[in-house]
RNA sequence: GAGUUCGACCGGGUGGUCGCGAUCGGCAACGAUCGAGGAAAGUCCGGGCUCCAUUGGGCAGGCUGCCAGGUAACGCCUGGGCACCGCGCGCUCCGUCGCGUGGUGACGGAAAGUGCCACAGAGAACAAACCGCCGACGACCGUGGCGUGAGCCACGGAGCGGGCAAGGGUGAAAAGGUGGGGUAAGAGCCCACCGCGUCGCUGGCAACAGGGACGGCACGGUAAACCCCAGCCGGAGCAAGGCCAAAUAGGCAGUGAGAGGCGCCCACCUCGACCAAGACACUGCGGGUAGGCUGCUGGAGGGUGCGAGCGAUCGCACUCCGAGAGGAAUGACCGCCGAGCGCUCUCGGGCGCUCUACAGAACCCGGCUUACAGGUCGGACUCGAGU
Numbered sequence: 001g002a003g004u005u006c007g008a009c010c011g012g013g014u015g016g017u018c019g020c021g022a023u024c025g026g027c028a029a030c031g032a033u034c035g036a037g038g039a040a041a042g043u044c045c046g047g048g049c050u051c052c053a054u055u056g057g058g059c060a061g062g063c064u065g066c067c068a069g070g071u072a073a074c075g076c077c078u079g080g081g082c083a084c085c086g087c088g089c090g091c092u093c094c095g096u097c098g099c100g101u102g103g104u105g106a107c108g109g110a111a112a113g114u115g116c117c118a119c120a121g122a123g124a125a126c127a128a129a130c131c132g133c134c135g136a137c138g139a140c141c142g143u144g145g146c147g148u149g150a151g152c153c154a155c156g157g158a159g160c161g162g163g164c165a166a167g168g169g170u171g172a173a174a175a176g177g178u179g180g181g182g183u184a185a186g187a188g189c190c191c192a193c194c195g196c197g198u199c200g201c202u203g204g205c206a207a208c209a210g211g212g213a214c215g216g217c218a219c220g221g222u223a224a225a226c227c228c229c230a231g232c233c234g235g236a237g238c239a240a241g242g243c244c245a246a247a248u249a250g251g252c253a254g255u256g257a258g259a260g261g262c263g264c265c266c267a268c269c270u271c272g273a274c275c276a277a278g279a280c281a282c283u284g285c286g287g288g289u290a291g292g293c294u295g296c297u298g299g300a301g302g303g304u305g306c307g308a309g310c311g312a313u314c315g316c317a318c319u320c321c322g323a324g325a326g327g328a329a330u331g332a333c334c335g336c337c338g339a340g341c342g343c344u345c346u347c348g349g350g351c352g353c354u355c356u357a358c359a360g361a362a363c364c365c366g367g368c369u370u371a372c373a374g375g376u377c378g379g380a381c382u383c384g385a386g387u
Stems, first nucleotide, its partner, number of pairs: 001383010012337007020035006037358001041369002044367005049237004061233005066080005081107001082105009108228002113226002115222003130168002132164003137161002140157007176194006195217001196215004201210003241294004251285006301320008338355007
């Protein structure tokens, strides 16, 4: 210097003019100040806040799931453990070994119970016997020997009854693995090592790691199948919620006129008087709608320094205020600086072009995930050149 990979960060700066929005000032003209993001996105998790519900507990349901820590909380983050994978180094070589580094992991329980294990295959969970191996044992055949005889013995053959599960084959998986002994052939049948299980020991808060004794193997896989165990979870959401409050139509109360008229009741021969109530007119009250105000942004807030911690994170001090909004403003141009690309050549300038990506606050915050032109910094590894 180039490449791969991992991580962190920036996402042009500044000034002017015009435009848009909000707030404040002003009678007005107008002026002053402020005005998007790292994801404002997806709305996937978790919380604050608000209202409703709620004695407590259980059932049902949902979510989470190695261990420890962080946090308001989390399915997030940090550190550690284990498993698998990549790279590098080491062990004189090698890897089923060790160390370092990076990535990935629904990473509790299969020894509570139930279910399932397609196809292939002989056999898929109280194992099985297709090819194959064997011929010990019981029969059979042949030859030889012995016996008066029934028969017995030896050798050989065949592989009928049978023995075996090593090897082949099937499969994602075949009932511990490798090596040796053993055997008729074999087999944890026996032994060593590894694996597995049980019980102690040592280290560690723990997950777990290391080592010991015993056990001859009893315990296949699957929980992103039911299930079991442990922990957590009330519901709805700023269109939450609170306040003010038209017009119209209902509701309630009061007043008016009882001058005249209508209805009803009382009374009656008739005139008429009193009471109650409806309609009518006016006023007030109350609920609610439109509408307005609020909630609303100063907060688990940002920056700097110091301290604690491996770290996530936490504490203290100083300092800063940075949209509040309603279907919704945040843009354009120019100058300078900066960055990138191209041309030129007097090698250091000049000229030209571009500043482009993803995207767009709507109660707020912590995460995760996804999108992203160009650029900066750092770690690890590889290659090349130089000292």

Bacterial RNase P class A from a Gemmatimonadaceae bacterium, 387 nucleotides, folded computationally. NCBI's taxonomy places the organism under Bacteria, Pseudomonadati, Gemmatimonadia, Gemmatimonadales, Gemmatimonadaceae. The coordinates come from a structure-prediction model, not an experiment, and the mean pLDDT is 75. The sequence is in RNAcentral, with records from ENA. A source record names the gene rnpB.